[in-house]
Transfer RNA from a Candidatus Curtissbacteria bacterium, 73 nucleotides, folded computationally. The prediction has a mean pLDDT of 81. The sequence was found in a public genome assembly. The source organism's lineage runs through Bacteria, Bacteria candidate phyla and Candidatus Curtissiibacteriota. Its Rfam family is "tRNA". Gene Ontology term of the family: triplet codon-amino acid adaptor activity.
RNA sequence: GCCGACGUAGCUCAGUGGUUAGAGCACCUGUUUUGUAAACAGGGGGUCGUGAGUUCGACUCUCACCGUCGGCU
Numbered sequence: 001g002c003c004g005a006c007g008u009a010g011c012u013c014a015g016u017g018g019u020u021a022g023a024g025c026a027c028c029u030g031u032u033u034u035g036u037a038a039a040c041a042g043g044g045g046g047u048c049g050u051g052a053g054u055u056c057g058a059c060u061c062u063c064a065c066c067g068u069c070g071g072c073u
Base pairs, nucleotide, nucleotide: 001072002071003070004069005068006067007066010025011024012023013022018056027043028042029041030040031039049065050064051063052062053061
């Protein structure tokens, strides 16, 4: 330099065009316990990597850039 995959909550991931963006774990609060853990109930947390385009509508499609990983030279 070229090619490919990926980027969504603190972490691991789902969501492949449609009306509120979700799960598990973690975190916080409460109940319970002599106390901790566990269990149960509730809660907070997201510019969906950045910018632009297509569309009535974009996490989702297209383009560029950034980052991570892999391959080729």